[in-house]
Molecule: transfer RNA
Organism: Calditrichia bacterium
Formats: sequence, C1' cells, structure tokens
RNA sequence: GGGGUCGUAGUUCAGCCUGGUCAGAACGCCGGCCUGUCACGCCGGAGGUCGCGAGUUCAAAUCUCGUCGGCCCCGC
Repeated sequence: GGGGUCGUAGUUCAGCCUGGUCAGAACGCCGGCCUGUCACGCCGGAGGUCGCGAGUUCAAAUCUCGUCGGCCCCGC
C1' cells in the first nucleotide's frame, strides 16, 4: 500500500442484509417493598445524538462516500 472484520447504555451484546411504531436485552447503578441487618427475591427508575463527518431520502443504527481506532490476511 491492498483486502476483510469489528466499533450501539458503565460492561457484554442483539437489531443492520429487507430504512419507518418510543433504540432493546442481560449484568451493573439508583429508589421502594421484603428482612432484626445484609444477601436473595419482587416492583419501579435513571443512563445512548448507534466511533466521527458528509451524502441520498419525507424518513438513516440500517443505504452510499470519506475518515479515525482495534484485530486478521496479502504484498513490498
């Protein structure tokens, strides 16, 4: 230099191929119930401009282009 793959909540991930209802799950965190206390269990809540920028579109996590970072392969 060329190619592939990954990047979404504090953590681990789903959703992307096939654009459209409020962007979800588990764990964690906060509050309540329960308990002599803690834990477990039950109920509720907060937390994300989907790596970044641009384009297409009425509408983009999803399509297109560029770019940054991690990993792998090829070439020199």